[in-house]
Formats: sequence, structure tokens, C1' cells
RNA sequence: AUCUGAUAAAGGCAAACUCCACCGAAAGGGGAGGACGCAAAGCUCUGAGCCUAACCGUUUUUAACAACGCAUGGUUGUCAAGUUGCCGGA
Repeated sequence: AUCUGAUAAAGGCAAACUCCACCGAAAGGGGAGGACGCAAAGCUCUGAGCCUAACCGUUUUUAACAACGCAUGGUUGUCAAGUUGCCGGA
């Protein structure tokens, strides 16, 4: 340096759930507690998938509401891709 993850060692992250006079239209995010699990469950929305549908458009309606469509929103613990990295083995 490359490939790899048996046995370890030192550590790391933190699902569901609970709480918060927090952010957000929502999905979701943030903080605290809590551990289901994770060898990148570190980081980046670059390609997909999935979630939401504010704005916008169409329809309906006296009008509003509603319905449908749609990311520019979100999810990195959905999958890839890029990139950084501990220890061990070959």
C1' cells in the first nucleotide's frame, strides 16, 4: 500500500420507546434519557429507492375546505457511489 473481518484489545455510534413552553406545513430534525443493533450505523444527497406535499397547477365548490399531481423538502440506521479512519489477519 492492497485485500479482508476469525479471535481479541482500546474505544466509537445509538434503533424502538419516553420526556422537551425546541425547529418544521409535513416527512423529519435537534436536546436529554435509553440500547435494538452496527466494522464505518464516520462524513457527502452524486445516482437510484422510499417518505412528505408547503408553494404551484388542475378539478370541485357561492367561496373556503377538500381531492389529484408535483420536490425545490427529507431519509446516509434503504441500497449504491465518493471520501476519511482504529485494531487484527493475509
Molecule: c-di-GMP-I riboswitch aptamer
Organism: Ureibacillus yapensis